[in-house]
RNA sequence: AACGAACGCUGGCGGCAGGCCUAACACAUGCAAGUCGAACGCUCGUAGCAAUACGGGAGUGGCAGACGGGUGAGUAACACGUGGGAACGUACCCUUUGGUUCGGAACAACUCCGGGAAACUGGAGCUAAUACCGGAUGAGCCCUACGGGGGAAAGAUUUAUCGCCGAAGGAUCGGCCCGCGUCGGAUUAGCUAGUUGGUGAGGUAAUGGCUCACCAAGGCAACGAUCCGUAGCUGGUCUGAGAGGAUGAUCAGCCACACUGGGACUGAGACACGGCCCAGACUCCUACGGGAGGCAGCAGUGGGGAAUAUUGGACAAUGGGCGCAAGCCUGAUCCAGCCAUGCCGCGUGAGUGAUGAAGGCCUUAGGGUUGUAAAGCUCUUUCGCCAGGGACGAUAAUGACGGUACCUGGAUAAGAAGCCCCGGCUAACUUCGUGCCAGCAGCCGCGGUAAUACGAAGGGGGCUAGCGUUGUUCGGAAUCACUGGGCGUAAAGCGCAUGCAGGCGGAUCGAUAAGUCGGGGGUGAAAGCCCGAGGCUCAACCUCGGAACUGCCUUCGAUACUGUCGAUCUUGAGUCCGGGAGAGGUGAGUGGAACUCCGAGUGUAGAGGCGAAAUUCGUAGAUAUUCGGAAGAACACCAGUGGCGAAGGCGGCUCACUGGCCCGGUACUGACGCUGAGAUGCGAAAGCGUGGGGAGCAAACAGGAUUAGAUACCCUGGUAGUCCACGCCGUAAACGAUGGAUGCUAGCCGUCAGCCAGCAUGCUGGUUGGUGGCGCAGCUAACGCAUUAAGCAUCCCGCCUGGGGAGUACGAUCGCAAGAUUAAAACUCAAAGGAAUUGACGGGGGCCCGCACAAGCGGUGGAGCAUGUGGUUUAAUUCGAAGCAACGCGCAGAACCUUACCAGCCCUUGACAUCCCGGUCGCGGAUCCCUGAGAGGGGAUCUUUCAGUUCGGCUGGACCGGUGACAGGUGCUGCAUGGCUGUCGUCAGCUCGUGUCGUGAGAUGUUGGGUUAAGUCCCGCAACGAGCGCAACCCUUGCCAUUAGUUGCUACAUUCAGUUGGGCACUCUAAUGGGACUGCCGGUGACAAACCGGAGGAAGGUGGGGAUGACGUCAAGUCCUCAUGGCCCUUAUGGGUAGGGCUUCACACGUAAUACAAUGGCAGGUACAGAGGGACGCCAACCCGCGAGGGGGAGCCAAUCCCAGAAAGCCUGUCGUAGUCCGGAUUGUAGUCUGCAACUCGACUACAUGAAGCUGGAAUCGCUAGUAAUCGCGGAUCAGCAUGUCGCGGUGAAUACGUUCCCGGGUCUUGUACACACCGCCCGUUACACCAUGGGAGUGGGUUUCACCAGAAGUAGUUAGCCUAACCGCAAGGGGGGCGACUACCACGGUGAGAUUCAUGACUGGGGUGAAGUCGUAACAAGGUAAC
Repeated sequence: AACGAACGCUGGCGGCAGGCCUAACACAUGCAAGUCGAACGCUCGUAGCAAUACGGGAGUGGCAGACGGGUGAGUAACACGUGGGAACGUACCCUUUGGUUCGGAACAACUCCGGGAAACUGGAGCUAAUACCGGAUGAGCCCUACGGGGGAAAGAUUUAUCGCCGAAGGAUCGGCCCGCGUCGGAUUAGCUAGUUGGUGAGGUAAUGGCUCACCAAGGCAACGAUCCGUAGCUGGUCUGAGAGGAUGAUCAGCCACACUGGGACUGAGACACGGCCCAGACUCCUACGGGAGGCAGCAGUGGGGAAUAUUGGACAAUGGGCGCAAGCCUGAUCCAGCCAUGCCGCGUGAGUGAUGAAGGCCUUAGGGUUGUAAAGCUCUUUCGCCAGGGACGAUAAUGACGGUACCUGGAUAAGAAGCCCCGGCUAACUUCGUGCCAGCAGCCGCGGUAAUACGAAGGGGGCUAGCGUUGUUCGGAAUCACUGGGCGUAAAGCGCAUGCAGGCGGAUCGAUAAGUCGGGGGUGAAAGCCCGAGGCUCAACCUCGGAACUGCCUUCGAUACUGUCGAUCUUGAGUCCGGGAGAGGUGAGUGGAACUCCGAGUGUAGAGGCGAAAUUCGUAGAUAUUCGGAAGAACACCAGUGGCGAAGGCGGCUCACUGGCCCGGUACUGACGCUGAGAUGCGAAAGCGUGGGGAGCAAACAGGAUUAGAUACCCUGGUAGUCCACGCCGUAAACGAUGGAUGCUAGCCGUCAGCCAGCAUGCUGGUUGGUGGCGCAGCUAACGCAUUAAGCAUCCCGCCUGGGGAGUACGAUCGCAAGAUUAAAACUCAAAGGAAUUGACGGGGGCCCGCACAAGCGGUGGAGCAUGUGGUUUAAUUCGAAGCAACGCGCAGAACCUUACCAGCCCUUGACAUCCCGGUCGCGGAUCCCUGAGAGGGGAUCUUUCAGUUCGGCUGGACCGGUGACAGGUGCUGCAUGGCUGUCGUCAGCUCGUGUCGUGAGAUGUUGGGUUAAGUCCCGCAACGAGCGCAACCCUUGCCAUUAGUUGCUACAUUCAGUUGGGCACUCUAAUGGGACUGCCGGUGACAAACCGGAGGAAGGUGGGGAUGACGUCAAGUCCUCAUGGCCCUUAUGGGUAGGGCUUCACACGUAAUACAAUGGCAGGUACAGAGGGACGCCAACCCGCGAGGGGGAGCCAAUCCCAGAAAGCCUGUCGUAGUCCGGAUUGUAGUCUGCAACUCGACUACAUGAAGCUGGAAUCGCUAGUAAUCGCGGAUCAGCAUGUCGCGGUGAAUACGUUCCCGGGUCUUGUACACACCGCCCGUUACACCAUGGGAGUGGGUUUCACCAGAAGUAGUUAGCCUAACCGCAAGGGGGGCGACUACCACGGUGAGAUUCAUGACUGGGGUGAAGUCGUAACAAGGUAAC
């Protein structure tokens, strides 16, 4: 785009068309083929007295029922299409010609008698004809033996005329024959006995094996016979640019069929839709004896189906039959009815109308949109409705359609809009509902709480009396490629050769004219398509004209090319002569090394094997070593992208036989060539058969290991086999994944085999053939190929057409078998695949870094305790955090509070905010009483005199009471979010612009050579620049200077004492500066960057530390800090309150602190910090207490006073290796402090108690210098509570060879089947469910073949049993005919044996698909044994 469509929703009108695609299923009822009295007799009615006239009926007779109408079952065929042909027929029609004469015998109707339920029918008798028969004539006709013979007619009528017979011709229609064209299957390869031909005969309208007899053995087929499946064919129709593809409704031509099968009769024509006979199935009637029927005619019914109409009108027109005609008949036809089934046309109003009304929807709450849309106002009346007129179709009559088309008038915007869609493709977006549900979906895919994708609404888009969906066809699809594709890696080159058929084929000349080209003629039906014109108001539709119908036949011509024939040629091909290389092949012989075995000698305890071992061998003497012998197999070095061969393949040496190739010569033949379906031969390894052989190796097998397992990898053994001969098999990643041949198209460098030339004699140049590397043009999706093409061309062959199923099943061929070759379908998926790109990953590689390892020091893991977590428990043990990057984390501090949890009790505009109404001017604070666990409820006393004012309880403010809007929520969602944070990682990376390269993704830059802590810097470079990161800028610390000295310091003086005077030099404090930059020197390096060493310097190569965290990753963490969308609760999931819980305790883990002791514990004495904090505070001196602490009160808002005694250290003493004078848990008693309150549940003190623990398994953590380790001090939080945390200083090490390994990271490269990216992907068995399919003892159908039986009706033949009007005969009888009988052919039917196909079948095989099942880990990385 289209449709004979169907379904869903909807539906105003008209015109034109179309309307059982399925059950060629069955059919009730009516109609669809009759007509003629001008062929004939009879009879009835009417009129008439009658003759007769007019009309009806059945019958004889004639013509027509072979047309018209229906259907598409069958048919793969001369059925159809197209073009030819000769041996025919043709009623009615036309033309011409001749004739139309004389007789005869019957039978219907009718009458009578019968049979039968009916259908129908028997007997007797009468009768006419254009019915039947005979004779005559016969121009012409037919037959002929050429003598002859045969053979026709019909009349009607008053006329006119209409008929009849013979013959010839025509026209029309039909029969027959032929060339070409006409679906699929080769998993159908051979078919055929009347078969093919001949002769003769029969038969037919006619040719012919059409039929028969005889003879011959032919005929068809790879250019597809036969068989199977499917199918009416065509003009045309749909689609397409065309070529094609699909199709064959309506209209037209042809064919076939008429319930199924067979058959003939009549006839001009049939083997006959509405005729006959027979058989069969079915239906109906029946009195059971018999009968009737055939809608695939028009309507209609049932049935089937997704589905297809009225039991209408008329012969008015067109046409048909009969008739002289009038006319009759006509479901052909013309009309009407039904159906949006299609095409075409028209309408459902037009103009104006902003306050942009109302309502709806959305909203950022402002508004936006529906929307000039509506309303309103003005106007029109197509269609429809009402009324009036009223055709053409018929040129005399006759109109079903039809009071229709059309015309005129009238009323009223009046009666007339839906359907689909809105994620992308694809035009059109929002809200609500739902929550992987319900659902959508053509493909991709939507839906798991913010869905433009589901459902609804608003809005929008598209089409419009329709719109969507489904089905089918073509297109897009160059996706079967003729036009117009491919085959190295995507699917695809046969493993290789030889070669029949076939296809293609060198140069020159001539002939021919088949192909080819041109002109003419015939045909190519009409309709349709196209162009032009015309008619319906237009269009659809119709009419006319033209063109076209690309084809076939025929004729004339042309001769370039192809073909054919003839002649010639040498360049293709081959032969010959002379040389050459070679693992080319076959057979025979022969050689040495090695392995193994056997014998002997020497010799002694191991050998062998592995990652490590063991099995194994060995004291019966191995291994090792020496000599001798045997046997089999393979041939080191040479050896080479070297050689040979068609491929497979070929390797010691010698001989024999033998194939091919190359070079040179140019003598010969003269296109002898190329390719090659089938076919034939060769064809690695493994395997098979028979017979040998068997050293080594080695499937199977055995043992040992490894392992979770190990039917493997490894080891020790070991049989087939490997070897030989003969015969099979016929496959390989049989690969260059690249068929063969020929020609052409830049080069450069190797190498093998020849030849030529030059000389400088071992080089250079040339040439032919082979074999390699690189590379231009060109080609390619890219990779790549590139004179050895995957380039440019020609010829021939093979092969491909999404993945899986499957190279499988079935069938067939081959094979001893294994199996090979050929080769599907159902079903299933939306991919499978190639090349390249960027990442990520690797039990890949290179380089580099990091307390990553190593080297060290100290820990954790063992103990008890502290703390956090899991688990458990509980009414509750609130919640969050979960590898690193949760677990002394949120918590810088849970007795109440905190608190979010639990069980009670209480409140409901609320503890808190804003607004409104009423009331009181206060409110608030303090004390006390009653009740209650408290919140709360009730009451008393005291204190205190709100502000402004227009003087109005007017306003503000406060409180109380009330109403509703609302408050409130640590309720959910961190996977809706903001913000903040962790982590990779303080790792050195992450990007951009322009340019360039690439079809593109992308690349380049950013890679490379150096160097660095660093993408830091230098050099190079199709790149040149730039940004975020690095570094620097900031803070602190280390040195110096300047400035400034109180509460700091103090050299001078003074004191118990920086106490005081003086001072600011020093320390210090805190502000500003300086200083360090590879700046200098030497070496290395590339004259660079830089590195190494040195000098100077307080400090040296970023001096130490901190802050600072690129693009991004983890849907990382947090809705319980805060903020916030959505959802949820609203006398509760909100608020208050007292009590309890977060503190449980069999257990498990993390993190700390304390220890296990002598580098120590205890006791005594004694020294030296830094940084902080302090008013609801720090608290001195002094007194009391063993102590926690108490009393007391000075000072200090702090460089002034206090916390505050620093500790380890140092000096003495003691302990003596022990569960201790170590260790301190636990428990008892008595206390202190804080606080409303220490029971659950605080810290501390004293006395007493004195547990585990003697340095910690596997494993694991931190640290590179003022670091680890060790020692104490302070702060925050805080009423109280610190082993945690954040800071501070004191003492103060060891080690780093180095980068193999573990972990993490960077960079380059490589492989990849990964890309939610190795925590990836993915394979097979197995269990379960479903689906289709193969096998299967069989079973049930269909189709078909062969053989036999059977034989209705009919036809032909035979017969002479019976019957018999016309003719002959005087008669008897004859001729002829009929019936019967028999024979032949034959439909149905039957029996047996096959073939083929479909369905089904216990059981069974594999296959496919399924949710997250089971077992392993085969493949992808070197996938952990490279894969195949």

Small-subunit ribosomal RNA from an uncultured bacterium, 1428 nucleotides, folded computationally. Rfam family: Bacterial small subunit ribosomal RNA. Rfam links the family to the GO terms structural constituent of ribosome and ribosome. The coordinates come from a structure-prediction model, not an experiment, and the mean pLDDT is 86. The RNAcentral record of the sequence draws on ENA.